[in-house]
Molecule: TPP riboswitch aptamer (THI element)
RNA sequence: AUAAAUACAAAGGGGUGCCCGCACGGGCUGAGAUCAUACCCUCGAACCUGAUGCAGUUAACACUGACGUAGGAAUUGUGUGUAUCGACUUU
Repeated sequence: AUAAAUACAAAGGGGUGCCCGCACGGGCUGAGAUCAUACCCUCGAACCUGAUGCAGUUAACACUGACGUAGGAAUUGUGUGUAUCGACUUU
C1' cells in the first nucleotide's frame, strides 16, 4: 500500500399490510403493522417498480413458486488483528 474480516463513530436509505367492527376495541402474519431517541437495511442489500398482474395456498393479508441473470435503490471515517506485496534500518 492492497485485500477480506471485525469493532466503533458519524451519515444515509426503507416499510407500516390484511380481517371483523359505526367507533372503542379485537384477531392474523411479521424484526417492525403509523411514530418510536422503535425496527430493518447501506452491495450475499432493506425496500420500491412491473403488479389493482400469474399459479398454489389462506377467512384475508401473510406465505410458497414463477416473473428474475428484469428495471431501480442509501457509506464514509477511525481502530484492531490477519494475509499478500513493497520500502527503509540493524545484525